[in-house]
Context: one part of a larger RNA
Parts: sequence; C1' cells; structure tokens
RNA sequence: AACGAACGCUGGCGGCGUGCCUAAUCCAUGCAAGUCGAGCGAGAAAGUCCCCUUCGGGGGGCGAGUAGAGCGGCGAACGGGUGAGUAACACGUGGGUAACCUGCCCUCGAGUCUGGGAUAACCCGGGGAAAGGAAUGCUAAUACUGGAUAAGCCCCCGAGAACUUCGGAUCUUGAGGGAAAAGGUGGCCUCUCCUUGGAAGCUUCUGUUCGUUGAGGGGCCCGCGGCCCAUUAGCUUGUUGGUGAGGUAACGGCUCACCAAGGCAAAGAUGGGUAGCUGGUCUGAGAGGAUGAUCAGCCACACUGGAACUGAGAUACGGUCCAGACUGCUACGGGAGGCAGCAGUGGGGAAUUUUGCGCAAUGGGCGAAAGCCUGACGCAGCAACGCCGCGUGAGUGAUGAAGGUUUUCGGAUCGUAAAGCUCUGUCGGUGGGGAAGAAACUACUAUCGGAUAAUACUCGGUACUACUGACGGUACCCGCAAAGGAAGCACCGUCUAACUCCGUGCCAGCAGCCGCGGUAAUACGGAGGGUGCAAGCGUUGUUC
Repeated sequence: AACGAACGCUGGCGGCGUGCCUAAUCCAUGCAAGUCGAGCGAGAAAGUCCCCUUCGGGGGGCGAGUAGAGCGGCGAACGGGUGAGUAACACGUGGGUAACCUGCCCUCGAGUCUGGGAUAACCCGGGGAAAGGAAUGCUAAUACUGGAUAAGCCCCCGAGAACUUCGGAUCUUGAGGGAAAAGGUGGCCUCUCCUUGGAAGCUUCUGUUCGUUGAGGGGCCCGCGGCCCAUUAGCUUGUUGGUGAGGUAACGGCUCACCAAGGCAAAGAUGGGUAGCUGGUCUGAGAGGAUGAUCAGCCACACUGGAACUGAGAUACGGUCCAGACUGCUACGGGAGGCAGCAGUGGGGAAUUUUGCGCAAUGGGCGAAAGCCUGACGCAGCAACGCCGCGUGAGUGAUGAAGGUUUUCGGAUCGUAAAGCUCUGUCGGUGGGGAAGAAACUACUAUCGGAUAAUACUCGGUACUACUGACGGUACCCGCAAAGGAAGCACCGUCUAACUCCGUGCCAGCAGCCGCGGUAAUACGGAGGGUGCAAGCGUUGUUC
C1' cells in the first nucleotide's frame, strides 16, 4: 500500500460497486424453456339466452373453432451455475488442415412430378394402489414411405493440362452406377374447366429438395511458454514402428489381425504432492514477487460411476438407460427424486443478502405477425463490505463566567470554547410540481416503386398520427418551519505526532520490537489535557 475480509467500539445521508473464500454438504416450497392454428386431424366446460317438458330432464344459439390435450416443426447443445477433477495440446501464443464438419443467415444455380400404407388424438371398455402400460376400431399432415427426373453432387474406370514437398492434389473431358422434394397463407378471374361465384387456373409472400459461395461456429495436429519434490531413477506390451482391414466428419494403435523390437529418460522420464488456465488484479521506481473474487475468453463438471440414443451440433445441469449411495411414496407386487439455475431452509463456519417487482429497456427462443416464454437481464430490498461525495452549522462574543484539572496558592489551562446577540438552510422532515430512459414493431392515412391481366391482394421505401415505463410519484425543481435530528475511535517511553495528576507497588497489568511495574511509573488503571484519523477508528488474518 492492498483486501470478496472477520472481530471490538461507534454510526447521519447519498451515488456507484461488491456480497458462502468453509461442506462439489443435505435440501421443503415456488419459479428458472418454450413456442408455432399461416404444417395436421379433432375439440370441450362454466355461464348466459331461447324452445320443449312426464318437472327427472332434453334440444338449439352465444361462449368458441376458445381452453386443455395429441401428431408434426424449430428450440431445448444458447443463456445461467460451480471449480470437484485436470500438470494435460487443458490454457496462452503463433501456425497447419492437400486430413475435416457446419442447423438457422447470405450469394448464385437447378428443381418441387407421380403413387402408397400406417399411427396418435378420438371411440370402446378390461387389468394396476400408484407411476404408467396393453388390446380392438376410426382418421390427418410440411409425419413415414415406393417410383420418376438429375444442371450440379457422390462412387468407380480412362484420357489430357498446368502444379508438386514426388506422397499427391486441382482443373477439363468421356463411359458406367447411385441419391431429392411439401406444402401453406392472402388476393383475383387475364388464360383453361364448371359459370351469381369458385377451382386442381393465375398471382403475392413464405416454405421445401439438390448443389455452389460466404460469414459466423467448431473438430483435429504441431512449435514455444507458465508449479513443487531426486529423501521419486529407471518407465513402457497397444507399449514404438510397419502392412492390411475396420471405424470416424476427419488424420492417427483410435480399434483389430499379422510382422519387427522398439519408444521415453539426468535438458529430469516414471512416480508423488498441489492446482482449473488466461486477459487481468495487488504490490513495487523497475526488474520481480504474490494472486486468478466481481467483468471478459477458453476448459471441465452437473448426486457417484458407466453407456449410448436423438440431432447440424450432446455422450446432454432442469433428456434416456444401467449400477451404486442417500431421501420420500406403497395396497409390499412396485414406483419417484437430484438447487455447483434464482430466491429460500438445515448443517459447516470468524463470515457472506429477499422464498421481492417487471419483461418498460438490452439480449435470446418460437412465430408471417400480433404476441407468448425468458430468476438471462433491468430494477428494488438487506449489509459502513469497499470507493467517492456531503453534513453534523456560520459570524460575533472577555466579567477570560460557572465548573473541571492543576498549582510554587500568585496563577495556569480547558477557552471564543460556552452562554448571549446576529444569520444561513446542505442533509433529514413536511407541502406542491415532476422527468429522460421510448424508439421500434405494429396499425391507420397519404405517397413512391416492384410484382401482376389488374387501380384486388401483397412486398419494399418515405412521411404524419396512434400505442407501450418495473424502477416510481423515484431523480430533479419550488415553497415552509427550524440550530433544531446527526461524532466517534485509537494513541500520547523510543521508533512516532502528542504530558501532567491520582491510584497501584515485580501485584494488578501492558507489550509490534526494545522493554515497563519491587512507593515520587509521561510505558499498568482512572482523570484532565493533547495528538492522529474521522462516519468511521482500531485489532486480527493474508500478499507485496
């Protein structure tokens, strides 16, 4: 000098930050990932109105194509948490990939033809305590699936060109083989068909398939760099290399069969201990040392261990399966759970907050959009935990009052300090006014342009208007009253700024070092006085 601090005494206000460093300990409760009806089929109820009625009830309209559920798509691999493991290509930095992948988005090109069979929801009702599951029957799709077509794509065989690290790979070209698709919304009648109008027609927007380019994201490989112990000296059998095969998006002992006997190590292998790494942070004149909270990048993990499925992407925190420990439920047959998400509880600990408000902003997911979801985030609450700012009054006032302390008894000091007088109004209190953060999206109107048969519809641009604030009646501004509500803590032997009296008598005690105390203690305890900091001051811990 610093701190994610704690403890003691004290405590007025505001702004901005920060807040389980310990048990990766156990968790009650609520919330933290949904969305799309413009992909699809189906579809309530309460309530209310009307009609009928044998007064038990029945039917119809609205509610409403709403709710809730189902199939399907996208998302759920992001965002958020933690640092257990990891001494490693985990991280940092610089390269390589002629050994690779990439959903959504952008660019360009070529398509979107023709068939089929199911299944959930639903109906039915049997078994089960429950969780959940089985059977019969019906139905749809952008769900599943057969065939066609293939500019390009993939595989294989051949020829040529220019490169080459001589391993290859790029381009051009020829023959053979292989793989696609899905529709939906709005509008219209120009063409075709039926003809008020509608469609399988036209058109707008969007989706979809196969390729291409890019962007962003990732996988893999390599050089170098960053802890301790030699009281750890030898380690290794898929081990090191080769051939072939399998596997992967991809290289590779990654895996397997065979062959060879290699590979690493005193420039520290192997083993053990410790540890997430970095940008940074603290300190220091620097070199360096220490550290890795908050914020940002990367990695790893998600009760413990293992495994795969789905998918563009996971070996998946709020998915699945198996095993284990633990905790609930059970009709004993069985079944459920995982806060290292946000709050919150128990426990541990010197020690660390509210079971708050809102999606108004920023960002994310889905959707054509309206919008829905979002404990990310924005805010509020608690805590002097930190930094910064402000206040606790200002001027005047000498009979130097009273009182305290002290005294050489003259005085000295607290001390202009107080009282008194004159003012001011920060903060707090109270009464009024009162924001910025909001502009978009969207809608309406007008206008321009694209598309079109079209002045429909629609898409894009511009302009006007309208709508939206959790914080919050907050910040801020104005008025009112009133010195009123707001100062402590440590120290005073030396280092080190600051001295006397009393008590005590090697006792009680102090102490960072030296040391002080045994009858005149500036060092213990109290008082007066002083010094230093100040809403803080000291102590302890840790680092330089």

Record summary:
Predicted 3D model of a 544-nucleotide part of an RNA (small-subunit ribosomal RNA, 5' domain) from an uncultured prokaryote. Its Rfam family is "Bacterial small subunit ribosomal RNA". Rfam links the family to the GO terms ribosome and structural constituent of ribosome. The coordinates come from a structure-prediction model, not an experiment, and the mean pLDDT is 83.